[in-house]
RNA sequence: GGGGACGUAGCUCAACGGAGAGCGCCUGCUUUGCACGCAGGGGGUUGGGGGUUCAAAUCCCUUCGUCUCCA
Numbered sequence: 001g002g003g004g005a006c007g008u009a010g011c012u013c014a015a016c017g018g019a020g021a022g023c024g025c026c027u028g029c030u031u032u033g034c035a036c037g038c039a040g041g042g043g044g045u046u047g048g049g050g051g052u053u054c055a056a057a058u059c060c061c062u063u064c065g066u067c068u069c070c071a
Base pairs, nucleotide, nucleotide: 001070002069003068004067005066006065007064010023011022012021013020018054025041026040027039028038029037047063048062049061050060051059
């Protein structure tokens, strides 16, 4: 320098163009107390910017970062 993959909740990961799960966190119930269990809740500029669309994590362009292959 060229090719490819990845970037989404605190962590690990899903998601036919119309954002969720597990774990963790908070509250309540349960217990002498803790843990487990049960119920509920909070938590997201989907790496940044732009475009298409009624609507974009998703499609297109650009840029940043990480990994990998070739040279």